[in-house]
RNA sequence: AAAUCAUCAAGAGCAGCAGAGGGACUGGCCCAAUGAAGCUGCGGCAACCUCUGAAACAGAAAGGUGCCAAUUCCGACAGAAUAAUAUCUGACAGAUGAGUC
Numbered sequence: 001a002a003a004u005c006a007u008c009a010a011g012a013g014c015a016g017c018a019g020a021g022g023g024a025c026u027g028g029c030c031c032a033a034u035g036a037a038g039c040u041g042c043g044g045c046a047a048c049c050u051c052u053g054a055a056a057c058a059g060a061a062a063g064g065u066g067c068c069a070a071u072u073c074c075g076a077c078a079g080a081a082u083a084a085u086a087u088c089u090g091a092c093a094g095a096u097g098a099g100u101c
Stems, first nucleotide, its partner, number of pairs: 002100001004098005013042005021031003026075003043068003048064002050060004072093001077090004
């Protein structure tokens, strides 16, 4: 890198350095000098792997990941509904994990 499976409406931030971007892409709409990205320290959330119990299941959080604005921020394609919006469902794409090649 690739394919497979599972999940994605909940949850959880302060400080230091730094100094203009960030929210994947695209259209929107947001966040940002009352300090973006990034890095570091400490803290937290969750419970995929993990651990405990014989276990559907329940519990734990030591370890491996992940995450800590907004539903994956919303749409984008197809469909349902409507006079038309608002709205709803599914797919695509993406993210994360697990084992595989």